Context: one part of a larger RNA
RNA sequence: CACCGCCCGUCACACCAUGGGAGUUGGUUUGACCCGACGUCGGUGGGCUAACCCUUCGGGGGGGCAGCCGCCUACGGUCAGAUCAGCGACUGGGGUGAAGUCGUAACAAGGUAUCCCUACCGGAAGGUGGGGAUGGAUCACCUCCUU
Numbered sequence: 001c002a003c004c005g006c007c008c009g010u011c012a013c014a015c016c017a018u019g020g021g022a023g024u025u026g027g028u029u030u031g032a033c034c035c036g037a038c039g040u041c042g043g044u045g046g047g048c049u050a051a052c053c054c055u056u057c058g059g060g061g062g063g064g065c066a067g068c069c070g071c072c073u074a075c076g077g078u079c080a081g082a083u084c085a086g087c088g089a090c091u092g093g094g095g096u097g098a099a100g101u102c103g104u105a106a107c108a109a110g111g112u113a114u115c116c117c118u119a120c121c122g123g124a125a126g127g128u129g130g131g132g133a134u135g136g137a138u139c140a141c142c143u144c145c146u147u
Base pairs, nucleotide, nucleotide: 003110005107008103009102011100013097014096015095016094018092019091020090023087024086025085026084027083028082029081030080031079032078033077034076039072041070042069043068044067047065048064049063052061053060054059113134114133115132116131117130118129119128120127121126
C1' cells in the first nucleotide's frame, strides 16, 4: 500500500466492568424504651448467731449472717435510624472483539460547503427550521494596501 482510500451510527453475537432497581441476606454502629442475672453499694433486718462487754447465769448489749427492698448493670428483647458488603427479576448506557447486518453522515465543492447553539422530527448515521462562525472550494466585480 495512497478514493477499489478513509470513515460514522443503529442493529446482531461474545466477553468485561458499571448506573438504576421491588426487595432480600449479613456485618458494624446510634438513639429511645422493656426485661434485668452475677456482683458492689445503700436501706431494712421481728429469723439466726462461737470470739467482745455486762450478767441475778435466765439472759441482755454490741457486732455479724440469712432473708427482704432499692440504685447501678452484662446478656436478651421491641421500635426507629446511619453505614458497609453480598444477592436481585428487569432495565440504562459504556468498553473491547477476527469478522457480520443496514445504510453513507464526515474527509475533495465528499456530490445539499462544513461546524457551533437551539427547537422539532427520523431504523441509524442524520434531516429540517431559527440564530451564529469561516477553521469553505470556485468564478467575476468593487474598495483599500503593497510591489

About this RNA: The part of an RNA shown here (small-subunit ribosomal RNA, 3' minor domain) has 147 nucleotides and comes from Alphaproteobacteria bacterium CG_4_10_14_0_2_um_filter_63_37. The prediction has a mean pLDDT of 81. It matches the Rfam family "Bacterial small subunit ribosomal RNA".